RNAcentral holds the sequence, with entries from MGnify. Predicted 3D model of an 81-nucleotide RNA (Glycine riboswitch aptamer) from a soil metagenome. Model confidence (mean pLDDT): 76 of 100.
RNA sequence: CGUCCGGGAGAGACUCCGCGCUGAAGCGGGGCGCCGAAGGGGCAACCUCCCCGGAACCUCUCAGGCACCCAGGACCGGACG
Repeated sequence: CGUCCGGGAGAGACUCCGCGCUGAAGCGGGGCGCCGAAGGGGCAACCUCCCCGGAACCUCUCAGGCACCCAGGACCGGACG
């Protein structure tokens, strides 16, 4: 570094339209609101004798995500190569 297993948070059951339906559940699209722990960007705490360089769980929210479930998931533990 890679693979597998386990654990793993946050945030609208908001509103409008369409399908469905006789207005339930559900699905899709738009609006506003919100989240930060894939990724990406920014500053630089920190690492280093110095320089170069690296660099956050901080910050932005482009991407991503926002009932349950599913998926994803930084990080932690175990096993293997």